Description:
The RNA shown here (Bacterial RNase P class A) has 377 nucleotides and comes from a Candidatus Glassiibacteriota bacterium. NCBI's taxonomy places the organism under Bacteria, Bacteria candidate phyla, Candidatus Glassiibacteriota. It is recorded under the gene name rnpB.

RNA sequence: GGAGUGGAGUGGGCGGCUGCGGCCCGCGCGCAAGCUGCGGGUCGAGGAAAGUCCGGACUCCAGAGAGCGGGAUGCUGGAUAACGUCCAGGCAGGGUGACCUGACGGAAAGUGCCACAGAAAACAUACCGCCGGCAUCUGCCGGUAAGGGUGAAAAGGUGCGGUAAGAGCGCACCGCCUGUCCGGUGACGGGCAGGGCAGGGCAAACCCCAUCCGGAGCAAAACCAAAUAGGGGAGAAGAGGCUGCUCGCCUCGUUCGACUCCCGGGUAGGUUGCAGCGAGCGGCCGGAGCAAUCCGGCGCCCAGAUGAAUGGCCGUCGCCCGUGGCUCGCCUGCGGCGGGUGCGGGAACAGAAUCCGGCUUAUGCUCCACUCCGGCU
Numbered sequence: 001g002g003a004g005u006g007g008a009g010u011g012g013g014c015g016g017c018u019g020c021g022g023c024c025c026g027c028g029c030g031c032a033a034g035c036u037g038c039g040g041g042u043c044g045a046g047g048a049a050a051g052u053c054c055g056g057a058c059u060c061c062a063g064a065g066a067g068c069g070g071g072a073u074g075c076u077g078g079a080u081a082a083c084g085u086c087c088a089g090g091c092a093g094g095g096u097g098a099c100c101u102g103a104c105g106g107a108a109a110g111u112g113c114c115a116c117a118g119a120a121a122a123c124a125u126a127c128c129g130c131c132g133g134c135a136u137c138u139g140c141c142g143g144u145a146a147g148g149g150u151g152a153a154a155a156g157g158u159g160c161g162g163u164a165a166g167a168g169c170g171c172a173c174c175g176c177c178u179g180u181c182c183g184g185u186g187a188c189g190g191g192c193a194g195g196g197c198a199g200g201g202c203a204a205a206c207c208c209c210a211u212c213c214g215g216a217g218c219a220a221a222a223c224c225a226a227a228u229a230g231g232g233g234a235g236a237a238g239a240g241g242c243u244g245c246u247c248g249c250c251u252c253g254u255u256c257g258a259c260u261c262c263c264g265g266g267u268a269g270g271u272u273g274c275a276g277c278g279a280g281c282g283g284c285c286g287g288a289g290c291a292a293u294c295c296g297g298c299g300c301c302c303a304g305a306u307g308a309a310u311g312g313c314c315g316u317c318g319c320c321c322g323u324g325g326c327u328c329g330c331c332u333g334c335g336g337c338g339g340g341u342g343c344g345g346g347a348a349c350a351g352a353a354u355c356c357g358g359c360u361u362a363u364g365c366u367c368c369a370c371u372c373c374g375g376c377u
Base pairs, nucleotide, nucleotide: 001373002372003371004370005369006368007367008366009365010364012317013316014315015314016313017312018311020044021043022042023041024040025039026038027037028035029034046349050360051359053358054357055356056355057354058217059216060215061214070213071212072211073210074209075089076088077087078086079085090104091102092101093100094099105208106207110206111205112202113201114200127148128147129144130143131142132141133140134139156174157173158172159171160170161169175197176195177194178193179192180191181190182189183188221272222271223270224269231263232262233261234260235259238252239251240250241249242248280300281299283298284297285296286295287294288293319346320345321344322343323342325341326340327339328338329337330336331335
């Protein structure tokens, strides 16, 4: 200098002007509840508030217990309220390496599947070849599974011996199985002995085993409660209009009840849930642990709308990028690199809606550690 790997941090600061929402105070208005008013104080998004993919809190419904069925998860140990999350480790695979990835229980319980090609895809079998015998013109019978061929996959691998040719047929090493010993909490690792080798692959096929899981979700749920139309009860012979009064006329009624009062359910709407003493929180200190995390002490109380507020502009500082400007320094010096300054530009992804713990996805910038390759000293 080039190419990478892993991790951490940050998501602008200050000031001014002007807006918006919650809460509190004062003034104004109002009998009051309160308010579309005015002024002041205070608080006001995120690392992902997102996707709504997991897990919980909370609420209602259901429920004796257990089983069946269904779903999820699936190496080991730990963390946690819980998890499909996190931490530490084992094994397997990938990478020269830093490091990354893994549905990573069971295929000697049973069933099923393994396209095409191929003799044969698993109770085996033989196309070519090789070897023996017969025949000798093609061939026939037998042996073999070393070699070739097919395929994603062909019944351990390599070598030596052996043989007619061959073969775990024999032997050595590797692999595998069984037993045993040692280390480790464990997954597992290492050793020793025995066995010629049984058991092809697929469980992201059914299935088996182990563990966990009742359902619906804040549009949960609780409370208050109009207008109109139904329902129930009590009273009831009148009620209303022309019409201010009298008369008259008209309409609806008189037990199938006009009209009046009361009760009850539901709807609109409103309040609570819901703005927090909590699986609470970022910060500091101490302790345990490799770590996730836990324990103790100090400190803090921190957005809350319901068509949904948290915005805009300016100045300045900081950050980043560019630079045919100026200047300084260094070097291997017609050039290159770095610093300062000037000028110009830029600031992403995104926006709470009951609340938490995760995962995933989107995104600007900075820093640290490590790996490999090349050059120079």